Transfer RNA from a Nanobdellota archaeon, 73 nucleotides, folded computationally. The coordinates come from a structure-prediction model, not an experiment, and the mean pLDDT is 81.
[in-house]
């Protein structure tokens, strides 16, 4: 330098172009218990790596850039 893949709450993760982006875990609160652990319920936390485009509508499709990984030279 060229090709391919990946990027979604703190962490991991689901998501046919169409309802306010899913679940787990962490954290916080309540309940359960004589108490602790376990368990149950609830809450905070995202605008989907950045930008542009296509579309009535984009996390999803296209292009450029960034970061990481693999391969070729």
């Nucleotide at each position: 330098g060229g090709g391919c893949c990946u990027g979604u709450g703190g962490u991991c993760u689901a998501g046919u172009g169409g309802c306010u982006a899913u679940g787990a875990u962490c954290c916080c609160g309540c309940c359960u218990c004589g108490a602790c652990a376990u368990g149950g319920c609830g809450g905070u936390g995202g605008u989907c790596g950045g930008g542009a485009g296509u579309u009535c509508g984009a996390g999803u499709c296209u292009c450029c850039c960034c970061a990481g990984g693999c391969c070729c030279a």

Its Rfam family is "tRNA". Rfam classes the family as a transfer RNA. Rfam's curators write: Transfer RNA (tRNA) molecules are approximately 80 nucleotides in length. NCBI's taxonomy places the organism under Archaea, Nanobdellati, Nanobdellota.